RNA sequence: CAGCAUCAACGGGGAGAGACCCGCUUAGCGGGCACCGAAGGGGCAAGCCCGAUUUUUCGGGGCGAAACUCUCAGGUACAAAGGACCCGUUGAUAUCC
Numbered sequence: 001c002a003g004c005a006u007c008a009a010c011g012g013g014g015a016g017a018g019a020c021c022c023g024c025u026u027a028g029c030g031g032g033c034a035c036c037g038a039a040g041g042g043g044c045a046a047g048c049c050c051g052a053u054u055u056u057u058c059g060g061g062g063c064g065a066a067a068c069u070c071u072c073a074g075g076u077a078c079a080a081a082g083g084a085c086c087c088g089u090u091g092a093u094a095u096c097c
Base pairs, nucleotide, nucleotide: 005093006092007091008090009089010088011087012086013085018033020032021031022030023029024028034076035075036074040072041070042069043068047063048062049061050060051058052057
């Protein structure tokens, strides 16, 4: 100095699903039913380790990913807000040269 990786800030792109019913102090709040999965969160495979064991195994325990799954949370006309993930710029950290 460049690239890769991680983090942060700023800017850009960004889906799905009821304009449902009832009540109220009505851009919203509460209750009910029906849905969505891409804030966040929970769960599991292969594999590895431990234990037991008749050395063949065990319906035992632990670690273990997601855009899979659950739907707790959140969300379900337009708008606003949010939004995993992606791109760009800047900065920092680490590795490498």